Notes:
Small-subunit ribosomal RNA, central domain from Asparagopsis taxiformis, 368 nucleotides, folded computationally. The full RNA is in RNAcentral, with records from SILVA. Rfam family: Bacterial small subunit ribosomal RNA. Its family is annotated with ribosome and structural constituent of ribosome in the Gene Ontology. The organism belongs to Asparagopsis, within Eukaryota. Model confidence (mean pLDDT): 83 of 100.

Context: one part of a larger RNA
RNA sequence: CUGGGUAUAAAGGGUGUCUAGGCGGUUUAUAAAGUUUCUUAACAAAAGGGAAAGGAAAAACCUUUCUAAGUUGGAUAAUACUUCUAAACUACGAGUUUACUAGAGGGAAGCUGUACACUUGGUGGAAGGAUAAAAUCUGUUAAUAUUAAGUGGACAAUCAAACGGUGAAGACUGCUUUCCAUUUUAAACUGACGCUGACGCACAAAAGCGUGGGGAGCAAACGGGAUUAGAUACCCCGGUAGUCCACGCCGUGACCGAUGAGUGUUAAAUGAUUAUUUUUCCAUUAUUAUUAAAAAUAAUGGAAAUUUUUGUUUACGCAAAUGCCUUAAACACUCCACCUGGGGACUACGAUCGCAAGAUUAAAACUC
Numbered sequence: 001c002u003g004g005g006u007a008u009a010a011a012g013g014g015u016g017u018c019u020a021g022g023c024g025g026u027u028u029a030u031a032a033a034g035u036u037u038c039u040u041a042a043c044a045a046a047a048g049g050g051a052a053a054g055g056a057a058a059a060a061c062c063u064u065u066c067u068a069a070g071u072u073g074g075a076u077a078a079u080a081c082u083u084c085u086a087a088a089c090u091a092c093g094a095g096u097u098u099a100c101u102a103g104a105g106g107g108a109a110g111c112u113g114u115a116c117a118c119u120u121g122g123u124g125g126a127a128g129g130a131u132a133a134a135a136u137c138u139g140u141u142a143a144u145a146u147u148a149a150g151u152g153g154a155c156a157a158u159c160a161a162a163c164g165g166u167g168a169a170g171a172c173u174g175c176u177u178u179c180c181a182u183u184u185u186a187a188a189c190u191g192a193c194g195c196u197g198a199c200g201c202a203c204a205a206a207a208g209c210g211u212g213g214g215g216a217g218c219a220a221a222c223g224g225g226a227u228u229a230g231a232u233a234c235c236c237c238g239g240u241a242g243u244c245c246a247c248g249c250c251g252u253g254a255c256c257g258a259u260g261a262g263u264g265u266u267a268a269a270u271g272a273u274u275a276u277u278u279u280u281c282c283a284u285u286a287u288u289a290u291u292a293a294a295a296a297u298a299a300u301g302g303a304a305a306u307u308u309u310u311g312u313u314u315a316c317g318c319a320a321a322u323g324c325c326u327u328a329a330a331c332a333c334u335c336c337a338c339c340u341g342g343g344g345a346c347u348a349c350g351a352u353c354g355c356a357a358g359a360u361u362a363a364a365a366c367u368c
Stems, first nucleotide, its partner, number of pairs: 004339003007322002012336001014203004021196003025089005031083001033082002035078002039074005049067007093193001094190006102182001105180007112156002116152008127138002165172002208249006217243002222238004260335006268313005275306002279304010317324002341368003350361004
C1' cells in the first nucleotide's frame, strides 16, 4: 500500500464556519479526455496460467519456442455512462423576499422577590450553638429569641415543570424593554447557486493566570476541637484564595449517545411536541335560503389524517454478545477524521503557542 475496522475490544476530531481538493439534480446538442472496440510497435527478472515440440515410455520433472494477463506510444471506430463546451428546466436539492408560527437561543439596559449576613433602636435577662456523644466556639462590653428600621452581596429556590423546549457544541430557567440570530408553514422569485471539508479562522464547562473592582453565603489551603494505635482524613468550630463584575489570557474535560457530517431506501405499535391560506369528520353559534327539512358560507372548539422535533416497545436485518432497529449499530452512495499487540508513553528531544501553569505535535532504546 492492499485488505479490515472505529457504541462497549485499538480507533469519531469538543463544536461550528470556510479555502484548496474530492463528490454532485433534470433535458437537448457538441467534442471525444476517461471508458470501450479493432490494429500495430516497443518494453515486459525468475517462478507461475494456456498452446506446441524434444528429453525412448510417463500427467507431475527438465530444455526450447509462441501466447494470454500488464505498461507506454502511434493509428481506427463507438458515444450508454462520467467529463468538456453551449443552451435551457424547476416535481424533487439550495437560497432570497413577504406574511404567519414556536421557544430557559444570544447581547445590552432597567426592575422585582424570598432567604441570608451585618449595623442601629426597643422588649427581655442566661444561656446559646454544635454533635452519635462532646469539645473548640458565641454570650452580662447583654448573646440566643422577638420586634422596628437600614445597608450589602449573591441567588433566581418552591410552584409553573414535563421522559417538555431552545442552541453548532459548551450551555441556557424571576420580570420588562430593546437589538441580533434560529425555527414552522404558505405564496412569489432566483435557477444547481449543492454535499463534505486537509490547512486556516471563530466559539468552547470547571479550575487556573494578569489588571482593576466587589466580597453576603459557601469554601481548596491553613488554624483549632474531636475520633483514632496513629488520623497530614471522614465529623465539628473558624477561615484565605476562589466563587461574583469588567477587560484580557488559558484551550483542556468520562467536552458521552463513549455512536463524524450529508443524501436516499426499508414492517409495525404507542406517547409527548410543532405546524396545516392545501385534506376529512363532529359539535356549537351566526348568516343566507326554504312551507319545513336537507343544504351552503363564516367563526369558535374538538377529533382524525399528514407534518416537525423528541421518547418508549418491537419484526426483518445487523452484531462476538450486551444490544441497535425509520433519531440504525439495517441496506447503499459521497467526503473528512482516526486505529494497527501490552508496557516504555496523553513520555523524552525538537518545534509552535502561552505571563506562568502548561497545551499541541510526537519517537526510540529496552522489555513481555